[in-house]
RNA sequence: UGAGCCGGCCGGGUGGCCGCGGCCCGGCGCGACCGGGUCGAGGAAGGUCGGGGCUCCGCAGGGCAGGGUGCUGGCUAGCGGCCAGUCGGGGUGACCCGCAGGAAAGUGCCACAGAAAACAGACCGCCGAUGGCGCCACGGCGCACAGGUAAGGGUGAAACGGUGCGGUAAGAGCGCACCAGCGUCCCGGGUGACCGGGGCGGCUCGGCAAACCCCACCCGGAGCAAGGCCAAACGUGGGACCGGGUUGCCCGCCCGGCCUCGUAAGGGGCAGUCCCCAGGUAGGCCGCACAGAUGGAUGGCCACCGGCCCGGCCCGCGAGGUGCCGGGCGCACAGAACCCCGCCUACAGGCCGGCUCACCGU
Numbered sequence: 001u002g003a004g005c006c007g008g009c010c011g012g013g014u015g016g017c018c019g020c021g022g023c024c025c026g027g028c029g030c031g032a033c034c035g036g037g038u039c040g041a042g043g044a045a046g047g048u049c050g051g052g053g054c055u056c057c058g059c060a061g062g063g064c065a066g067g068g069u070g071c072u073g074g075c076u077a078g079c080g081g082c083c084a085g086u087c088g089g090g091g092u093g094a095c096c097c098g099c100a101g102g103a104a105a106g107u108g109c110c111a112c113a114g115a116a117a118a119c120a121g122a123c124c125g126c127c128g129a130u131g132g133c134g135c136c137a138c139g140g141c142g143c144a145c146a147g148g149u150a151a152g153g154g155u156g157a158a159a160c161g162g163u164g165c166g167g168u169a170a171g172a173g174c175g176c177a178c179c180a181g182c183g184u185c186c187c188g189g190g191u192g193a194c195c196g197g198g199g200c201g202g203c204u205c206g207g208c209a210a211a212c213c214c215c216a217c218c219c220g221g222a223g224c225a226a227g228g229c230c231a232a233a234c235g236u237g238g239g240a241c242c243g244g245g246u247u248g249c250c251c252g253c254c255c256g257g258c259c260u261c262g263u264a265a266g267g268g269g270c271a272g273u274c275c276c277c278a279g280g281u282a283g284g285c286c287g288c289a290c291a292g293a294u295g296g297a298u299g300g301c302c303a304c305c306g307g308c309c310c311g312g313c314c315c316g317c318g319a320g321g322u323g324c325c326g327g328g329c330g331c332a333c334a335g336a337a338c339c340c341c342g343c344c345u346a347c348a349g350g351c352c353g354g355c356u357c358a359c360c361g362u
Base pairs, nucleotide, nucleotide: 001358002357003356004355005354006353007352008351009350010349012305013304014303015302016301017300018299020040021039022038023037024036025035026034027033028031042333046344047343049342050341051340052339053338054223055222056221057220066219067218068217069216070215071085072084073083074082075081086100087098088097089096090095101214102213106212107211108208109207110206123153124152125149126148127147130146131145132143133142134141135140161179162178163177164176165175166174180204182201183200184199185198186197187196188195189194227286228285229284230283236278237277238276239275240273241272242256243255244254245253246252257270258269259268260267261266306331307329308328309327310326311325312324313323314321315320
């Protein structure tokens, strides 16, 4: 100097004028009034994905069903969150990514191609020792019928360990050495996931659980239109008012007017005052906040500064610039609605810190 990686932060400023909402104070002409003071969006207020507070409903205990989470340790009220690590993958590197339990419990699936796709499998190839057939100079030779063979070819994302030597008719963990992987035992390190090392074993076991399933842990439902309080008109239900009876009176108790069915008990229907009570509706208040809500205030204009974009000039080898002139842009994403902790997503432009790689200079 160039190319990158990671973390944190800002995301217009000042002034003037005119407005909007909440609260407080003062004034009078008392109101949908006037004046003053004060407070008034974000890093995501967004998506409403996870968790919690709060509220109402439900609930003996246990199990089943259903759903969620899924390496380890810690943090947290809690979470599918955060921090640190392990393992796997990517990058030369800084560093990044991972829905990361179990496939040696069981079931299922593995397109196309291919002979065969999971208790493997003979299409080509190889062999044909043994048996068979043919020839024979009796030493053997030939054929490839039975059969053997997974070393080679070919298909595929994947073909049932790799290399070498031995072995064999040809082959094969069939045997051996080394390597890889798995299981098991031991030693050392780590809280742990796991890591390092050694011995033994069978020689070797495919993938998919974002298929069913198994294992471990967790989970009651609805949500501020939750829910609580006050409460009109009309209607409903109850009471009272009025009259009678029960011993003359009071309390208490009982009965009630009209129509209709019925022998009766009783049943059905209609009807007074609008005085009291009850629940619920309209409506209001609380829930509700040092912004706040009621279909919803937090804004607009101007000036200067800042920023960005475009063109020209200047400087520079160049990327570009601390430069000059002119023009353009109000200037990213977006806007609370019960509250909080997280996650995810959107975002013009800019600032700060740490680190990596390449080249050059000293």

Annotation: The prediction has a mean pLDDT of 76. The RNA shown here (Bacterial RNase P class A) has 362 nucleotides and comes from an Acidimicrobiales bacterium. Rfam family: Bacterial RNase P class A. The family's RNA type in Rfam is ribozyme. The RNAcentral record of the sequence draws on ENA. The gene name in the source record is rnpB. Taxonomically the source falls in Acidimicrobiales (Bacteria, Bacillati, Actinomycetota, Acidimicrobiia).